[in-house]
Context: one part of a larger RNA
RNA sequence: GAGUAGCGAUAAAGGGAGUGAAAAGCUCCCUCGCCGAAAGACCAAGGUUUCCUACGCAACGUUAAUCGACGUAGGGUUAGUCGACCCCUAAGACGAGGCCGAGAGGCGUAGUCGAUGGGAAGCAGGUUAAUAUUCCUGCACUUUUUAUUACUGCGAUGGAGGGACGGAGUAGGCUAGAUCAGCUUGGCGAUGGUUGUCCAAGUUUAAGGAUGUAGGCAUGUAUCUUAGGUAAAUCCGGGAUACUCUAUGCUGAGACCUGAUGACGAGUCCUCUUUUGGACGAAGUGAUUGAUGCCAUGCUUCCAAGAAAAGCUUCUAAGCUUCAGGUAAUAAAGAAUCGUACCCCAAACCAACACAGGUGGUCAGGAUGAGAAUUCCAAGGCGCUU
Numbered sequence: 001g002a003g004u005a006g007c008g009a010u011a012a013a014g015g016g017a018g019u020g021a022a023a024a025g026c027u028c029c030c031u032c033g034c035c036g037a038a039a040g041a042c043c044a045a046g047g048u049u050u051c052c053u054a055c056g057c058a059a060c061g062u063u064a065a066u067c068g069a070c071g072u073a074g075g076g077u078u079a080g081u082c083g084a085c086c087c088c089u090a091a092g093a094c095g096a097g098g099c100c101g102a103g104a105g106g107c108g109u110a111g112u113c114g115a116u117g118g119g120a121a122g123c124a125g126g127u128u129a130a131u132a133u134u135c136c137u138g139c140a141c142u143u144u145u146u147a148u149u150a151c152u153g154c155g156a157u158g159g160a161g162g163g164a165c166g167g168a169g170u171a172g173g174c175u176a177g178a179u180c181a182g183c184u185u186g187g188c189g190a191u192g193g194u195u196g197u198c199c200a201a202g203u204u205u206a207a208g209g210a211u212g213u214a215g216g217c218a219u220g221u222a223u224c225u226u227a228g229g230u231a232a233a234u235c236c237g238g239g240a241u242a243c244u245c246u247a248u249g250c251u252g253a254g255a256c257c258u259g260a261u262g263a264c265g266a267g268u269c270c271u272c273u274u275u276u277g278g279a280c281g282a283a284g285u286g287a288u289u290g291a292u293g294c295c296a297u298g299c300u301u302c303c304a305a306g307a308a309a310a311g312c313u314u315c316u317a318a319g320c321u322u323c324a325g326g327u328a329a330u331a332a333a334g335a336a337u338c339g340u341a342c343c344c345c346a347a348a349c350c351a352a353c354a355c356a357g358g359u360g361g362u363c364a365g366g367a368u369g370a371g372a373a374u375u376c377c378a379a380g381g382c383g384c385u386u
Stems, first nucleotide, its partner, number of pairs: 013031006032383004040363004046343002050341001051075006060068002080141002082339003086119003092113003098107003122139005142335011153320002158315004166302005172295003177289005182203006188196001204263002208258002215251004220243007228236002264284001267280004303306001349358002365377003
C1' cells in the first nucleotide's frame, strides 16, 4: 500500500421465548421466502468414525459463536434368507510336463485363477440417543447331515437336454400409483357470509400358502428299428407303424380366498415437570383413470446372425447289487466367517480450501401439459457462516 480489495452464486428474512459473560447466526415457537426428475429419499464407488451423547471454545469455521463435519471423553454397526465368501465360467492372467532361447526369459497343453455375468431361501409391524429385510412380535421359506418308516436299479470327471442370450418395432392383459364418490371422526369461524352440493384428517395392510386365469409355447402318446452322439445307453438324434389334431403338456402376470378374531389406524382418556409414558380405538368400501413397472429372456420383423461353464434334468460305463445308493414322508440337529455406523450430485468422494467444477445406478406425488419441458405446490429438505 491499507483497515483498502475481499468475506465464494441476489433462495430473504422478521418477531417472541430460552440458554449464556456476551446472541443477526445456537435451541424452541410463530410468520415469510427457496428447491421439489431436487437443493427430497435409497444404493454402488470412494472416504474411514465424519454417526450418537456429555462437557468444552485456545486453534480450525473467511465475522461472532453458547454452535459445528472442531477439541476431550464415553457409547454405537447384532443376519441360514441382504451383499461378500462359496459353486461356475468370460476377456485376461498364471502355468506341471512341453517347445523355443547363450542366458535372462518368451510361448503354451492339462490345469489353477479371474465378475462387470449364471447359481437355494423373508416379508409386515414394532423398537434405540445412535442398528435393523440383522434385535423383538407375527406369519414364512431354503438347504445339508443324521435317525426311523415305506418303496426301490443305483452309479460319472463321460453322452444328451437345459441353462442360453442380437437390433428395431409392437397390439393386448394387468398392477403400482392417482382422482372422485361413499364411509368414519372432528370443526362451525374474534372481519360481511359459512348446518352446507361446507371445511379438515383418515379410509393402510406384506412375503408365503392355495388356485391356475388373460396370454405365450409345443402336435402329443405308445411300439419297433437304427452306419450318428470318440466306449455304452432304456437318453438325444435319424427312420417306420398305430392312435391323436389342440385333447393334452409346459409356462404364466394379475384377480379372488387365506395370511389377518392379527397389525396399523384419525382420535379419545389417564399420567403430566418444559412434555413423557400408558390404555382404549371409528371407518377401513366402490367407480374411473392408469404407467417408462409386470406377463415378457414374450410376439412380429431384419441381417451384420447376436458368451461360456456350473447348479438342474436324463442316460448309461467301470463298479456295487443282504450292503451301499435312490425316491417320499416324519423327527432332530446345523447353516460358519467377513461387511452392516455415517456421507454418497456432497462441507464427509475427486479437485491444496467447509472450492459456483466433476462423479455410475434406483424411486418419480398434485395442477398445467405430448412430456422426466415449463411455472406453481405435496412429502421431505433448506434460506447457501459476515